Context: one part of a larger RNA
RNA sequence: CUGGGCGUAAAGGGCGCGUAGGUGGCGUGCUAAGUUGGAUGUGAAAGUCCCGGGCUUAACCUGGGAAUGCCAUCCAAAACUGGCACGCUAGAGAGCAGUAGAGGCAAGUGGAAUUUCCGGUGUAGCGGUGAAAUGCGUAGAUAUCGGAAGGAACAUCAGUGGCGAAGGCGACUUGCUGGACUGUUUCUGACACUGAGGCGCGAAAGCGUGGGGAGCAAACAGGAUUAGAUACCCUGGUAGUCCACGCCGUAAACGAUGAAUACUAGCUGUUGGGUCCUACGGGACUUAGUGGCGCAGCUAACGCGAUAAGUAUUCCGCCUGGGGAGUACGGCCGCAAGGCUAAAACUC
Numbered sequence: 001c002u003g004g005g006c007g008u009a010a011a012g013g014g015c016g017c018g019u020a021g022g023u024g025g026c027g028u029g030c031u032a033a034g035u036u037g038g039a040u041g042u043g044a045a046a047g048u049c050c051c052g053g054g055c056u057u058a059a060c061c062u063g064g065g066a067a068u069g070c071c072a073u074c075c076a077a078a079a080c081u082g083g084c085a086c087g088c089u090a091g092a093g094a095g096c097a098g099u100a101g102a103g104g105c106a107a108g109u110g111g112a113a114u115u116u117c118c119g120g121u122g123u124a125g126c127g128g129u130g131a132a133a134u135g136c137g138u139a140g141a142u143a144u145c146g147g148a149a150g151g152a153a154c155a156u157c158a159g160u161g162g163c164g165a166a167g168g169c170g171a172c173u174u175g176c177u178g179g180a181c182u183g184u185u186u187c188u189g190a191c192a193c194u195g196a197g198g199c200g201c202g203a204a205a206g207c208g209u210g211g212g213g214a215g216c217a218a219a220c221a222g223g224a225u226u227a228g229a230u231a232c233c234c235u236g237g238u239a240g241u242c243c244a245c246g247c248c249g250u251a252a253a254c255g256a257u258g259a260a261u262a263c264u265a266g267c268u269g270u271u272g273g274g275u276c277c278u279a280c281g282g283g284a285c286u287u288a289g290u291g292g293c294g295c296a297g298c299u300a301a302c303g304c305g306a307u308a309a310g311u312a313u314u315c316c317g318c319c320u321g322g323g324g325a326g327u328a329c330g331g332c333c334g335c336a337a338g339g340c341u342a343a344a345a346c347u348c
Stems, first nucleotide, its partner, number of pairs: 003320004007302002012316001014201004021194003025088007033081002035077007048066007091191001092188003095184005103177007110154001115149007125136002162169002206247006215241002220236004258315006266293012297304002321348003330341004
């Protein structure tokens, strides 16, 4: 150096952009670095292997041959890889014409509901539970009608529906803006794939400064329950949840399934396009998604099965018995909380 793996047994990086690197479509010509063949030199001896010989045999000793990898020089080959030149259009990208969408950011607007306040009606209860009590209420509550304030979230539509790389995104309007899909085949002509480092994004909770605060609600208080009850249940309730700016950088960040490309039976639902047919009910084909079954194949089984966990190729990440431990130490990052990287002794 060579192995086997990563849905659930250990193992896919949370996600993207992209540097180095690795890998890379079709044709022609040249080259000859890789590659292949040959020649010469070299490759000490011993050892190993083959054929002999000597000790009664063997071990052992001994003769000859072969062999090994590398290297140097020269000659030759040109399929493949590489290099150079020219060309191509099937990959990729651009143009043009369209389509769907909770994709993102900002500003504005709306209605329902909860709460509080003000006013009216009205009277003794309300609330809550398994049952209660704490709590609220004759200083007029609950209920009901009218008005006002304020914050947060957007019922129905709503759908294994849509969009996004992931996290995620759901009232309406406007502005700015990213991506996808379809058709055409106008243009460029391999411009591609992956991606160590790096950079960016990244739910919730948490942190800093300043605002905001309706409802909910860690902590906390009280009432219950209980042997106890630092809980589950109830009444309250502060951080927080919301906004702006700045941090944090984690997750069962899950499809527990990395990305890209090609190939490999069918049936059925659904979303967005396109073509054709139609007796306008619909049907056929095609394409990009998203579901259910299922052949071959795969799998330890469960299951997966054109959205592969099948058949292959390229590149990256990761695993290598359990505990110790995702810990200590060191380093880097962070205001902190902590994060990232990451052992060993010992033990089974």
The part of an RNA shown here (small-subunit ribosomal RNA, central domain) has 348 nucleotides and comes from an uncultured bacterium. It matches the Rfam family "Bacterial small subunit ribosomal RNA". The RNAcentral record of the full RNA draws on ENA and SILVA.